[in-house]
């Protein structure tokens, strides 16, 4: 000094001024409610009716102050949850999710630590990582053959036939090289393919072949370590018959629906509805008229929905600090602190200084994750390489 891999943290700062939300605190001057007090009318009283009072208290408007006011992703909305409703959601079929192992947690598919495989000299990182003799299917092309096996070339061995050689004087039996045909033995080799029925050797054989034997690899069932996944010893067993489950499917284990427009309370006109009461008189229509028929009432009070209003709403699986226990995720205990809650929906402009202020992005019930955006920057740990000491 160069090159790497991990983990955290910030993500404008400081002043000035003008502005916007929410809370609160004074001050004003109107309306308003509640309950009280005065008067007034009904009433034998209870108790109502109608105007006043402004001292109390709550609501409201205006104006002053004071405090606070996005984010690591507020984001996609992919998981877990709380909360709130629906019929307490119990069992059964159906669907979805999840797969190594133990822990963490409210809970996850998430995070800690640990195996086993991949990769990388390392530091590390990446894994949908249960089951393929439960049963179905499925493997294009090539290829003999892609799964109850099988045999294209190829090796050997047996017939037979050609055609040589030898053998004999010459023929023929008889040996024998070669090609052809054909019977059978083989799965070392060759080629085919993403994958071909365990790999090296060695012995054995006519050639070969777990046919024998060592090693490695597989499988069993055992010891030892581990809480476990697993790992490592030594037996045995000659090989169990390919891949695929991100293909049905099998096991294991989880999961009731629907979402703050969830729901909960107060609550108008207007229409309609119910229940008491009053009127039976009267109003329109038919018709010339009259009876007759048909339609239409009023006042009270009560439930239900709708505008609209409040509340769910933000003190919480909260933050920060210490100590303690834990390899860690985390937990516990203690002190402090309040930190955004709108509903046309605020959080924002401009100037001045930091040498230059920039990226990606706006809460909408709330929380714990995951992913994906992201301009600059600071800090920790740790590797591997090359220099000097």
């Nucleotide at each position: 000094g160069g090159a790497g891999u991990c983990g955290g943290c910030c993500g404008g700062g400081c002043g000035a001024u003008c502005g916007c939300a929410g809370u609160u605190u004074c001050g004003c001057g109107g309306c308003u409610g509640u309950a009280g007090c005065c008067a007034u009318c009904g009433u034998c009283a209870g108790c109502g009716u109608u105007g006043g009072u402004a001292g109390a208290c709550g609501g409201u408007g205006c104006g002053a102050g004071a405090c606070u006011g996005a984010g690591g992703a507020a984001a996609g909305u992919c998981c877990g949850g709380g909360c709130u409703c629906c019929a307490u959601a119990g069992g059964a079929c159906g669907g979805g999710g999840u797969g190594c192992c133990a822990g963490g947690u409210a809970a996850c598919g998430c995070c800690u630590g640990g195996g086993c495989g991949g990769c990388g000299c390392g530091a590390g990182u990446c894994g949908a990582c249960g089951g393929a003799c439960a049963g179905u299917g499925c493997c294009a092309c090539a290829g003999a053959a892609a799964a109850u096996a099988u045999a294209c070339c190829g090796c050997c061995a047996g017939g037979c036939a050609a055609c040589g050689a030898g053998g004999c004087c010459a023929c023929a039996a008889c040996u024998u090289a070669u090609u052809g045909c054909u019977u059978g033995g083989u799965a070392a080799g060759g080629g085919u393919g993403a994958a071909a029925u365990g790999g090296u050797g060695c012995g054995g054989u006519a050639a070969g072949a777990g046919c024998g034997c060592a090693c490695c690899g597989c499988g069993u069932g055992c010891g030892u370590g581990g809480c476990a996944a697993c790992a490592c010893g030594a037996a045995c067993g000659g090989c169990a018959g390919g891949g695929u489950a991100a293909a049905c499917c099998c096991c294991a284990c989880c999961c009731g629906g629907a979402g703050c427009a969830a729901g909960a309370c107060c609550a108008a006109a207007u229409a309609g509805g119910a229940a008491u009461c009053c009127a039976u008189g009267g109003g329109c229509g038919u018709g010339g008229u009259c009876c007759g028929c048909g339609c239409c009432g009023g006042a009270u009070u009560c439930g239900g929905g709708u505008a609209g209003g409040u509340c769910g709403c933000u003190a919480g699986a909260g933050g920060u600090g210490u100590g303690c226990g834990g390899u860690g995720a985390c937990g516990c205990a203690c002190a402090c602190c309040c930190c955004a809650g709108a509903u046309g929906a605020a959080u924002g402009g401009u100037c001045g200084c930091c040498u230059u202020u920039g990226a990606c992005a706006g809460a909408a019930c709330c929380c714990g994750g995951c992913u994906u955006a992201c301009a600059g920057g600071c800090c920790g740990a740790c590797u591997c390489c090359u220099u000097u000491u």
Model confidence (mean pLDDT): 75 of 100. The RNA shown here (Bacterial RNase P class A) has 389 nucleotides and comes from a Gammaproteobacteria bacterium. It is recorded under the gene name rnpB. The sequence is in RNAcentral, with records from ENA. Its Rfam family is "Bacterial RNase P class A". It is annotated as a ribozyme.